[in-house]
RNA sequence: CCGGGGGGCGAGGCGAUCGCCGGUGCCGUAGGCACGGGAGGAAAGUCCGAACUCCAUAGGGCAGAAUGCCGGGUAACGCCCGGUGGGGGCAACCCCAAGGCAAGUGCCACAGAGAGUAGACCGCCCCCGAUAUUAAGGGGUAAGGGUGAAAGGGUGAGGUAAGAGCUCACCGGUUUCCGUGGUAACACGGGAAGCCAGGUAAACCCCAUUCGGAGCAAGGCCAAAUAGGGAAGCGCCCGAGGGCUGCUCGUCCGAUGCUUCCGGGUAGGUCGCUUGAGGCGGCAGGUAACUGUCGUCCUAGAUGAAUGAUCGCCGCCCUUUAACAAGGGAACAGGAUUCGGCUUAUUGCCCCCCGGAUAC
Numbered sequence: 001c002c003g004g005g006g007g008g009c010g011a012g013g014c015g016a017u018c019g020c021c022g023g024u025g026c027c028g029u030a031g032g033c034a035c036g037g038g039a040g041g042a043a044a045g046u047c048c049g050a051a052c053u054c055c056a057u058a059g060g061g062c063a064g065a066a067u068g069c070c071g072g073g074u075a076a077c078g079c080c081c082g083g084u085g086g087g088g089g090c091a092a093c094c095c096c097a098a099g100g101c102a103a104g105u106g107c108c109a110c111a112g113a114g115a116g117u118a119g120a121c122c123g124c125c126c127c128c129g130a131u132a133u134u135a136a137g138g139g140g141u142a143a144g145g146g147u148g149a150a151a152g153g154g155u156g157a158g159g160u161a162a163g164a165g166c167u168c169a170c171c172g173g174u175u176u177c178c179g180u181g182g183u184a185a186c187a188c189g190g191g192a193a194g195c196c197a198g199g200u201a202a203a204c205c206c207c208a209u210u211c212g213g214a215g216c217a218a219g220g221c222c223a224a225a226u227a228g229g230g231a232a233g234c235g236c237c238c239g240a241g242g243g244c245u246g247c248u249c250g251u252c253c254g255a256u257g258c259u260u261c262c263g264g265g266u267a268g269g270u271c272g273c274u275u276g277a278g279g280c281g282g283c284a285g286g287u288a289a290c291u292g293u294c295g296u297c298c299u300a301g302a303u304g305a306a307u308g309a310u311c312g313c314c315g316c317c318c319u320u321u322a323a324c325a326a327g328g329g330a331a332c333a334g335g336a337u338u339c340g341g342c343u344u345a346u347u348g349c350c351c352c353c354c355g356g357a358u359a360c
Stems, first nucleotide, its partner, number of pairs: 001356010012314007020038002023035005040332001044343002047341005052215004064211005069083005084098001085096004099206002104204002106200003121145002123141005153171006172196002174193008219271004229262006241253004278297008316329005
């Protein structure tokens, strides 16, 4: 210098002017003045986990969903840290939904005879009938060829009509037992069993663990006008109409006006609302995630929803220039109950490490 891997920090600073939204104080009818405050690392996606609130709930089960190596952290988690095993990379380092297909069922394109307690296309061997060979027919065979991503472990010997873990030796794997180390996952060593079992569970399914539901538009309180509900009183004294009835009588209710009271609920207001599993710094424990302790700080709470614009100086980057200097640029994006995570979007700088190249 080129290429790559990991980690951290920041998200321009200061000042002026004009605006916007809350807060406090003063003057006060409106309103004005002063002081002080006003988005993020992701505020985003709303994907997980909680706090909080309401509803439901004797207990249990089914269904459904999520998770799935071990240990630790945490309020909790599907998150984080450290390991184990597997995979990728020359390496730094990165990735893994990592229980069970040796429980059952299903699926495995094309090719191929056969895609699963397998399978006979070629080949090999035997039989059938004749003297023999060949062809046809019947059967055996997974050594060899061929197909395929994948065809029942590999090498050698024995064995056989030909073959085959059919048998044996060695190697590999699986299951299982013992020992050693480790908290454990697991690793290493030794033994036994021909056990040799295709792949697929982000296929159904089985096993284990966890899970009641809805969400601040949760929910509580105050409560206008209008309409309507209930009660009482007054007024009217007219009684339309309605109920009981087959009809009539009778009886009961009763439209309209005024006043008072009660209750539900809407608009609206208010609480919830921001001091919290909180931030920063020191020390201590721990490999780490994280925890403890001490000190210090208060840092948006809007609701048709504020947080903006312009200018000057300085800093950063790019271009031009010998230099002075000049011109240009600065991303993604914006709160809405609050936290802990994950994921996605995006800009600049710094540090460490790996590989390559070789001039000085």